[in-house]
RNA sequence: UCCGAUAAAGGCAAACCUCGGGAAACUGCGGGGCGCAAAGCUUCGGGUCUACGGCGUGAGAGCGCUAUGACAGCCGGGCUACCGAAG
Numbered sequence: 001u002c003c004g005a006u007a008a009a010g011g012c013a014a015a016c017c018u019c020g021g022g023a024a025a026c027u028g029c030g031g032g033g034c035g036c037a038a039a040g041c042u043u044c045g046g047g048u049c050u051a052c053g054g055c056g057u058g059a060g061a062g063c064g065c066u067a068u069g070a071c072a073g074c075c076g077g078g079c080u081a082c083c084g085a086a087g
Stems, first nucleotide, its partner, number of pairs: 002087001003084002011036002016031002019028003034073001040079003044076003047071003053066005
C1' cells in the first nucleotide's frame, strides 16, 4: 500500500413517526434503525426523480417538452480519513 476480522474503540443512519422548509422531487431538527468500511466530502461523467417558471398544444380543464431544481444510501471519477487480525 492493497485488504477488511463474529477484533477493539467509536461513527453514520433506510423505512416509518413528530414538528418545520419547499410548487414538487426532496430536505432540516428530534425519535427510530434497515443497513453501511468511506452510508465522509465533491454534481466532474452517466443515470434517476421533480416541473414553480418557460415553451408547445388545447375552447377550456388539461396534456407534452424542458433543469437552472433534487438524489453522494444508483453507478463511475476526484479529494480526504479512524482501527489493524490474517493474507

A computed fold for an 87-nucleotide RNA from an Actinomycetota bacterium, annotated as c-di-GMP-I-GGC riboswitch aptamer. It matches the Rfam family "c-di-GMP-I-GGC riboswitch aptamer". Its family is annotated with cyclic-di-GMP binding in the Gene Ontology. The family has 40 seed sequences and 1,298 matches in Rfam 15.1. It was read from a public genome assembly, where an Rfam model found it. The prediction has a mean pLDDT of 91. Taxonomically the source falls in Actinomycetota (Bacteria, Bacillati).